């Protein structure tokens, strides 16, 4: 000077103060319309007890719960991506190989596949992807001269094969899938305002629009009957339509109305809600993430939303005075649970530990 | 608490999917007409596309991470 992992994130003590749980499953009294709750008054200025984070954030991903028949198949969509392995499950951890950065310790990688198609590759440059264009040279052709030939010299045309085109991020070598796309795999969808019960109340109200056929009954005309014709109304085993699979079809299953608008009521109580993939501690297996066995603890649950002021003692930083004993002032971030968990990612005064690397 | 959507000149949008120059109207400036203003004509100026990083040669556009604003979600019947 730096590179990596793990932690803490004021300690104690006193005074008032919120929130929740128990000790009262009773008994009394209050709110309320009811459900339901309140109150420590009956021990009595009650008593014991718990009470914000590492991130509670963002809401990015993956899951637990919960309701919607996730019924089968197909389609659209979405997602992941080297190999292995952990895990409930991941876009997340470990392990490695590989390519980039870095002197190093060590970092970051959306790391399948453009020899299936398809699209792009601005400018600039001869030329941006079947390649074409200039120059040059080997190679063929030919016409001059020189030479008894044998070849040499020069020039002109071809040149499919070789160079070279100071432009560009690339130059027939191609790149680009954080373009379509394709391989492989995987994913139904909504979200605690999810959902369950209870209480009240209100117009189970308007209005429009889709609701077919065709048997079969009932009536009613005709007709001696076979039967024929008809507006209603009833059936409902046919087909046909609507509705239930929270993106679509289609098939199967239930069911019989469905769908826009447009108004009216209530805005109150309880659960769901705090024992979990839970800590913490030893012991074992694994390189390692992780997992297994014992022990052992119980750790917030509000609904306008509590976790707090205040003093006094220490410890930390600064800043100033010191008679070097010490004293005086000042200062503490980021932030804050609302179904719950596992990770990412971002915010952060200050501090502590362990390992490594480079320089002197 | 969920769930969605937008940030591009001053103001209001387009361009974003399919990457190569940043564009229109209003407004502002300058001429011009006009006896002045208005209107109309002609011209001009102004932009780090919210911010920070990736991917690419090249990002307003893809992708991430973030700021900031906006809308929608109660239950009966």
């Nucleotide at each position: 000077a730096g590179g990596c992992g793990g932690c803490c994130g004021g300690a104690c003590g006193g005074u008032c103060g919120c929130g929740g749980g128990c000790c009262a499953c009773g008994u009394c009294g209050g709110g309320g319309a009811a459900a339901c709750u309140c109150g420590a008054a009956c021990a009595a200025c009650g008593g014991c007890u718990c009470g914000a984070g590492g991130a509670a954030a963002g809401u990015c991903c993956g899951a637990g719960c919960u309701c919607c028949g996730c019924g089968a198949c197909g389609c659209a969509g979405g997602g992941u991506a080297g190999c292995g392995g952990g895990u409930a499950a991941c876009a997340c951890c470990c392990g490695u190989c590989c390519g980039c950065c870095g002197a190093g310790a060590g970092g970051c990688g959306a790391g399948g596949a453009c020899c299936a198609g398809c699209g792009c590759c601005a400018c600039a440059g001869u030329g941006a992807c079947g390649a074409a264009c200039c120059g040059g040279c080997a190679g063929c052709g030919g016409a001059u001269c020189g030479g008894c030939a044998a070849c040499g010299a020069c020039c002109c045309g071809u040149g499919g094969g070789c160079c070279g085109g100071g432009u560009g991020a690339a130059a027939c070598g191609g790149g680009c899938a954080a373009g379509c796309u394709c391989u492989a795999c995987c994913c139904g969808g909504a979200g605690c305002a999810a959902g369950g019960c209870c209480a009240a109340a209100u117009a189970g109200g308007a209005g429009g629009g889709c609701a077919g056929g065709g048997c079969g009954g009932a009536c009613c005309c005709g007709g001696a009957g076979a039967c024929g014709g008809g507006a209603u109304c009833c059936c409902a085993a046919c087909c046909a339509g609507g509705a239930g699979c929270g993106g679509c079809g289609u098939c199967g299953c239930u069911u019989c109305g469905c769908c826009c608008u447009c108004g009216g009521g209530u805005c109150g109580g309880c659960c769901g809600c705090a024992c979990g993939a839970g800590g913490c501690g030893u012991c074992g297996g694994g390189c390692a993430a992780c997992c297994g066995g014992c022990g052992u603890c119980c750790c917030a649950g509000a609904u306008g939303g509590a976790u707090g002021a205040c003093c006094g003692u220490c410890a930390c930083c600064g800043c100033c005075c010191u008679u070097c004993g010490g004293g005086g002032c000042g200062g503490g971030a980021c932030a804050g649970a609302a179904c719950u968990c596992g990770g990412c990612u971002u915010a952060c005064a200050g501090g502590c530990c362990g390992c490594c690397u480079c320089g002197u | 608490c969920g769930g969605g959507g937008c940030g591009u000149a001053g103001c209001u949008c387009a361009g974003c999917c399919u990457g190569g120059u940043a564009g229109a109207g209003c407004a502002u400036c300058u001429g011009c007409u006009u006896u002045g203003g208005g209107a109309g004509c002609a011209g001009a100026g102004g932009g780090u596309c919210g911010g920070a990083g990736g991917u690419u040669c090249g990002a307003a556009u893809c992708c991430u991470c973030u700021c900031g604003c906006c809308c929608c979600g109660a239950c009966c019947a």
Molecule: RNase P RNA; transfer RNA
Organism: soil metagenome